[in-house]
This is a predicted structure of a 1468-nucleotide RNA (small-subunit ribosomal RNA) from a metagenome. It matches the Rfam family "Bacterial small subunit ribosomal RNA". The coordinates come from a structure-prediction model, not an experiment, and the mean pLDDT is 84.
């Protein structure tokens, strides 16, 4: 950072840090210091890595003038057990640490003693001879510091006697060597305490095993080995077995405790091709020794031989991956030697590698025309790269080139001189001193000096958040990125590129691994009511823990001292490389372990004693505690009998079922089994499970009281044991009711369910298993402490009373609230989830999984113990706000109800879907599309289709050129258009030209009803004219949030009042606006006409009037204002008065925060994309008007409340000059003619119609209804064919009131009647307005729909059109079973037995010694016995791989079937 809309918590995943013997990618200047096969302990070509000594020996060779010098195969001595490599094995006295006794120790040091005298051989060599070779065989000669006796011998053995038992010389003399003994030092062997990985799905292991005695063996103790005896030894404090692993100092990390690790350096161990074995030796069971077996490689004449890089280089192979077949012994160290010296792949150095650490550099200062160029851009005198560059001044590290002189070198040796010692000696020799000479791999180095000149030197990663750093272009869920969250579906700061920025820098990123963060294993330092987690309950062995006081000892504990804790490293400090890394010196520290001295509080221990814990006793008391037996009544069912008749039963409604063979009902009698109504109670008892009629017997327990007894006897409790609901199991009884399975009936799309009718196991009893439950208080047991209040059960006690009731105190239970405290919150709260103590159990992300395998238990079902692979970034708890519920409460609305009239049926009109078509242009699609955009498609409109044309274009701006503009006519063509043609030369002027218009040309551009309403603006619909939506401050809450806004009333209203941790405020409501209803004032024409006058057949016609109507300006009026009642003395409601109007008077305009990615790119505007001789533009014709069909909205009807005919009356609001068009005339009529008047309170459209008064029709497909069709006309218009309206005559369809369903309306409303207008050349049944006539009904809020508030549940938040489960089908992945198969490891039994060692030995051989000379002792070879490697056979165990088939699991895009869960999820 990441679970959520948001929050807190739990909890996992992931990141930032440090590190590495690393690897990979890109890049790369220098130096210093380190480091460099982590994999195949795989196989190795080649060279080197252990020799040396002639002052031990004989011989040979070379050389020399003589002495002599040199070389060396062999014998002999010392060394090849060190040094170097590797980590396979090993879970062990292997290592670490600290102790110990029964040992050895070459060379070295010290001390003591000795070194006498003999003997016999074998190599080399010579000869013969075998073999390809390696290598031998035989015969003969010979030396020694080689070998063997003797003597002596402090020593060793033994009680003693006695026994045993050594030696080597060399060198011209000094030394050195040899032998024995005693010490030391060093090194090595052995033993013990403690520590040292994982697994119990490894629980038992062990016969030399454990011990003893006596031996053998060893350097030495020991069952190490042998014989005999005994039966022990180890193990839950983890034996045995399996897996993994060299251990440590240290290293990395961490605040530490810890965790991880064991490269380089150092200590120890183990190994040396694999396995076994011994020899030699002081030391080995031996890396560059030997023997045997095996595998592999090589040589071979096929007979036989040779080899072992885990030494240094190097090769192949493996691998992501690790260097030169280098130089030198100059230094340090080692071997040999008297020494010179020789040897030394130890070592010192160089080489390769940015592998790591450290240091340095790639320049420094100035310099604005803020250049060019790139990128961005708001397009500008823009911003940025950027003082960056250029340019000027300066420096000169590093690299390159030149020159120079030091250090590492100390010794040794040698020469000379001197001194001392030895000696007869100034020979020689030894020691010491001085001087000279001599030795450098590295080294063309380091260091120093000077010259030259900015010269020789910068990359990598990142830029969505975490996490420092942003823009443009490309791409379009593609390509790709990604550590986690996640990004990409046309405007990507997340992909790719670019510019810029950030970080680090000769490096930078990635990857792998470890620690950290991670308090996600919690000792320091976690938890378990609901998140993962308390065992179902009790008893109890081991273990852990344990009351008050005393004494002792001193195991733990505390403390002083001593030893040790190697060096290196780490720390502090000083010094040396110019600094640093690096190196050197000094110091401090060190937990631990061991020894020793002390202290005695606490714990353990020992002793004696106490009573508060615990138990016993005695006396009451309580109860569905348990077991057994006996008894009881009600009910149910069945049987018998009576009465009685047609139904009963059951359900939402039914049916199956029972019943005329008599049911149900009712009465009486009988039988059977099971359960015990009322009492009955958050009442009782029990450890839990659990226990309920009454009585009896047996039995266990608790509480209370007394304080007599015991004297810590206690608590907990791994394993273990006992108990343990229901269901289930075995065999036997019993069986009334109920009732899995199951039959039938319903329901349903289905219904293997819910409902009904039957009904078997079972439920019951006795015996035995099972051992699990949401076995729950989801809360382990025990103890202590910490405010209160109110119930209730059992007991004790005190007070009081009249028996009862009552009150107080106390105790043991059982409940409700609640303080402090705790808790993530909810909540808990003396019955704790508070504060503490003791012990046990359990948890560590979700899924896979409580599953597989294995073990144990079980008759079975199954239980218990209990994983991994794989997969996800969450899963989860509590609370919050919403939304939702086939949850609840309250309220409203033409929502229902009550009514009136319709739609749905008919014909037609109109719109839509569908279909058709060249095209039937496009959009709108539940309410909220469908007489909608469209207030009006014959052409136009027009966007569509066919055909014919144009390409700077029909339209805009700029540039160039020409021309007035404009106009007449003809021809071709469907027209656009094309070709000719007539007339015409204008306006302004500073005379340069200019303005407008037309034509041609060029390119920038025009143009697009092309796409995206999911890129947008604007506008609109809808919830809804619903009453809501919010804010500031305060308060509460860890927080999201809450409060306010909830509550009691009231309202049309979050309207108002009251209450109130809230107090106020805003947008909405209301009001303010328009209109209408009453009155008043003013004004009086075109309107009006009461009174006066005039005139007419008649008419405000005229004079005049300003009263009335009206017109249009301004006012008044209505506010619950007044009265009464109700209400809380409120708000308000009800009634009344008055009033034209009464409680918002009616109507309109007005639409909060927001919802629907609602609608519109085709009104308009607009980002992006697309077309550009076409998706643009022009024209003609066609289409939008099609028609098996379906739907919506309307009109006209079906008739008598009517049709038809005749007559008579009364409106309002509009429109009119491209217009309305009067009178008159013509026509049946549409209409024509005519043209008065009117730019309108004046004229016209304009006759209102229902109504009323008469007449007729008489219930019929009609005198209803008018569709359709025929004929004839009128009008508009360029043009009525596709495709207009109207008119006359004729024709006269369906239709007789409309199924399911559904719509509107609460008053001047519905219904009904006509009139007008916009659009418009013409074309309304549509739309918008106007008036006329003018109802019915509302009890009421149960139900349907929509909405508001409160509350409740929720697994929903894209919010129920939500979420989500399982089977099946398909693909992929890992895994279990599986007849088996293959391989590794290993146990047991047996066979076998190389080399070797030990024993035996009647065969063969035999120098040293003895001998009586015959031989013996001893030895060798051979043979044999024992042990034993490899190998083999059989039988087990275990691990791994694989296996037809098969089981479940996981993951996948939009599959199939259902609908289990979440709301009362529709059966909780």
């Nucleotide at each position: 950072g990441u679970u959520u809309g948001a929050u807190c918590c739990u909890g996992g995943c992931u990141c930032a840090g440090g590190a590495u013997g690393g690897a990979c990618g890109c890049u790369g200047g220098c130096g210093g210091u380190a480091u460099g096969c982590u994999u195949a302990a795989c196989a190795c070509a080649u060279g080197c890595a252990a020799g040396u000594c002639g002052a031990a020996c004989g011989g040979u060779c070379u050389u020399u003038u003589c002495g002599g010098a040199g070389a060396u195969a062999g014998u002999g001595g010392c060394g090849g057990a060190c040094g170097g490599g590797u980590g396979a094995g090993u879970a062990a006295c292997g290592c670490g640490u600290g102790a110990g006794a029964a040992u050895c120790u070459g060379g070295c040091u010290u001390c003591a003693g000795g070194u006498c005298g003999g003997g016999g051989a074998c190599a080399a060599c010579a000869g013969u001879u075998g073999g390809a070779a390696a290598c031998g065989a035989c015969u003969g000669c010979u030396a020694a510091u080689a070998c063997c006796g003797g003597a002596u011998g402090u020593g060793c053995c033994g009680a003693a006697a006695g026994g045993u038992g050594a030696a080597a010389g060399a060198u011209u003399u000094a030394u050195u060597g040899c032998c024995u003994g005693a010490a030391g030092a060093u090194g090595a062997g052995c033993u013990c305490g403690c520590g040292u990985c994982u697994g119990a799905u490894u629980a038992g292991c062990u016969a030399g095993u454990u011990g003893g005695u006596a031996g053998u063996g060893u350097a030495a103790g020991g069952g190490a080995c042998u014989a005999c005896c005994a039966a022990g030894g180890c193990g839950a404090c983890g034996a045995u077995c399996a897996g993994u692993a060299g251990c440590u100092g240290g290293u990395c990390u961490g605040a530490g405790a810890g965790g991880a690790u064991g490269a380089u350096c150092a200590g120890c161990c183990a190994c040396a091709c694999u396995g076994g074995g011994a020899c030699u030796g002081a030391g080995a069971c031996a890396c560059g020794g030997c023997c045997c077996a095996g595998a592999c490689u090589c040589c071979u004449a096929c007979g036989g031989g040779a080899g072992g890089c885990a030494g240094c280089a190097g090769u192949g192979g493996g691998g992501a991956a690790u260097u030169u077949u280098c130089c030198g012994c100059a230094a340090u160290g080692g071997g040999c030697g008297a020494a010179a010296g020789c040897c030394u792949g130890a070592c010192g150095g160089a080489g390769c590698a940015a592998u790591a650490c450290c240091g340095c550099g790639u320049g420094a200062g100035g310099g604005a025309g803020g250049a060019a160029g790139g990128a961005c851009u708001u397009c500008g005198u823009g911003u940025u790269c950027g003082u960056a560059a250029a340019c000027c001044u300066c420096u000169g590290u590093c690299a390159g080139g030149a020159a120079g002189g030091a250090u590492u070198a100390a010794a040794u040796g040698u020469a000379u001189a001197g001194a001392u010692g030895c000696u007869a000696a100034u020979a020689u020799c030894a020691u010491c001193u001085a001087u000279g000479c001599u030795u450098g791999a590295c080294u063309u180095a380091a260091c120093u000096u000077g010259a030259g000149g900015a010269a020789u030197a910068a990359g990598c990663a990142u830029c969505g958040g975490c996490u420092a750093a942003c823009u443009c272009c490309g791409u379009g869920c593609c390509a790709g990125c990604a550590g986690c969250c996640g990004c990409g579906g046309u405007a990507a700061u997340a992909c790719g590129g670019a510019g810029g920025a950030u970080g680090c820098a000769a490096g930078c990123g990635u990857u792998a691994u470890c620690c950290g963060g991670a308090a996600u294993g919690a000792u320091u330092g976690g938890g378990c009511g609901u998140a993962a987690a308390g065992g179902g309950u009790c008893c109890g062995c081991a273990g852990g823990u344990g009351g008050a006081a005393c004494u002792g000892a001193a195991a733990g504990u505390c403390u002083g001292c001593u030893g040790u804790u190697a060096a290196a490293g780490a720390a502090u400090u000083u010094g040396g490389c110019u600094c640093a890394a690096c190196c050197a010196g000094a110091u401090a520290a060190a937990a631990g372990c061991a020894g020793u001295g002390g202290a005695a509080a606490c714990u353990a221990c020992a002793g004696a004693a106490c009573u508060a814990g615990a138990g016993u006793a005695c006396g009451u008391u309580c109860g569905g505690g348990g077991c057994a037996g006996a008894a009881g009544g009600a009910a149910u069912u069945c049987c018998u009998a009576g009465u009685g008749u047609a139904g009963c039963g059951g359900u939402g409604a039914a049916a199956u079922g029972c019943g005329u063979a008599g049911a149900u009902a009712u009465u009486a009698g009988g039988a059977a089994g099971a359960a015990c109504a009322c009492c009955g109670g958050u009442g009782g008892c029990g450890a839990a499970a659990g226990c309920g009629u009454u009585c009896u017997g047996c039995u266990a327990g608790g509480c209370c009281g007394u304080a007599a007894c015991u004297g810590a006897c206690a608590c907990u409790g791994a394993g273990g044991g006992a108990c343990g609901a229901a269901a289930g199991c075995u065999a036997g009884g019993g069986g009334a009711g109920c009732g899995a399975a199951u039959g039938g009936g319903a329901u349903u799309a289905g219904a293997u369910a819910c409902c009904c009718u039957g009904g078997u196991a079972g439920u019951c009893c006795a015996c035995g298993c099972c051992g699990u439950a949401a076995a729950c208080g989801a809360u382990g047991u025990c103890g202590a402490c910490u405010a209160g209040c109110c119930g209730u059960u059992g007991g004790a006690u005190c007070c009081a009373u009249u028996u009862a009731a009552g009150g107080g105190u106390u105790u043991a239970g059982u409940g409700g609230c609640g303080c402090a405290g705790c808790u993530a919150a909810c909540g808990c709260g003396a019955u704790a989830a508070g504060u503490c103590g003791a012990c046990c159990g359990c948890c560590u992300g979700g899924g896979g999984u409580g599953u597989a395998c294995g073990g144990c238990c079980g008759c079975a079902a199954g239980g218990u113990u209990a994983a991994a692979a794989c997969u996800c970034a969450a899963a989860g708890g509590a609370a919050u706000u919403g939304a939702c519920g086939g949850g609840g409460g309250c309220c409203c609305g033409c929502a229902c109800a009550a009514g009136c009239g319709g739609u749905g049926g008919a014909g037609c009109a109109u719109g839509u879907g569908g279909u058709u078509u060249a095209a039937u242009u496009c959009g709108a699609u539940g309410c909220a599309a469908c007489g909608c955009g469209a207030a009006g498609a014959a052409c136009c409109u027009u966007a569509c289709c066919a055909g014919c044309c144009c390409u700077u274009g029909a339209c805009a701006u700029c540039c160039u050129c020409g021309g007035a503009a404009c106009u007449u006519a003809g021809c071709a063509g469907a027209g656009a258009u094309g070709c000719u043609u007539u007339g015409g030369u204008g306006c302004c002027u500073u005379c340069g030209g200019g303005a407008g218009c037309c034509g041609a040309g060029u390119g920038a551009c025009a143009g697009g009803u092309g796409c995206u309403g999911c890129a947008u603006g604007g506008c609109u619909g809808u919830c809804g004219u619903c009453a809501g939506c919010u804010c500031g401050u305060g308060u509460c809450g860890u927080g999201a949030g809450a409060u306010g806004u909830u509550g009691g009333g009231u309202u049309a209203a979050g309207u108002c009042c009251c209450g109130u941790a809230a107090c106020g405020a805003g947008c909405g409501c209301a009001a303010c606006c328009c209109u209408u209803g009453u009155c008043c004032u003013u004004a009086g024409u075109u309107g009006c006409c009461a009174g006066c006058g005039a005139g007419u057949c008649a008419u405000g016609u005229c004079g005049g009037g300003a009263a009335c109507u009206c017109u249009a300006a301004g006012g008044a009026g209505a506010c619950u204002g007044c009265c009464g009642g109700u209400g809380a003395u409120a708000a308000a409601c009800c009634g009344g008065a008055g009033a034209a109007a009464g409680g918002u008077g009616g109507g309109g305009a007005u639409g909060a925060c927001g919802u629907c990615a609602a609608g519109u790119c085709a009104u308009c505007a607009u980002g992006g994309c697309c077309c550009u001789u076409a998706u643009g533009g022009g024209c003609u014709g066609g289409g939008c008007u099609a028609c098996a069909c379906a739907c919506g909205u309307g009109c006209u009807a079906c008739a008598a409340u009517g049709g038809u005919c005749g007559g008579u009356a009364c409106a309002g609001a509009g429109g009119g000059u491209u217009g309305c068009g009067a009178a008159g005339c013509a026509g049946c009529g549409a209409u024509g003619u005519g043209g008065a008047g009117c730019u309108a309170a004046u004229c016209c459209c304009a006759g209102a119609a229902a109504a009323c008064c008469g007449a007729u029709c008489g219930u019929a497909g009609u005198c209803c209804g008018g569709a359709u069709c025929g004929c004839g006309g009128u009008c508009u218009g360029c043009a009525a064919c596709u495709c207009g309206a109207c008119u006359g005559c004729g024709u006269g369809a369906a239709g007789u009131c409309g199924g399911a369903a559904u719509c509107g309306c609460u008053a001047g409303u519905a219904a009904u009647c006509g009139c007008g207008a916009a659009u418009c050349a013409g074309a309304a049944u549509g739309u918008c307005g106007c008036g006329g006539u003018g109802a019915a009904u509302a009890c009421g809020u149960u139900c349907c729909c929509g909405g508001g508030c409160c509350u409740u549940g929720u697994a929903c938040a894209c919010a129920c059109c939500g979420c989500c489960c399982g089977u099946c089908a398909c693909a992929c992945c890992a895994u279990g079973g599986g007849a088996g198969u293959u391989g590794g490891u290993u146990g047991c039994a047996c066979c076998a037995g190389a080399a070797g060692u030990a024993g035996a030995u009647a065969g063969c051989c035999u120098a040293a010694c003895c001998u009586u000379c015959g031989g013996g002792a001893g030895g060798g070879c051979g043979u044999u016995u024992a042990c034993c490697a490899c190998g083999g056979u059989g039988u087990g165990a275990u691990c791994a791989a694989u296996g037809a088939c098969u089981g479940g699991g996981g993951u996948g895009a939009a599959g199939u079937c259902g609908g289990a869960a979440c709301a009362a999820g529709g059966u909780a």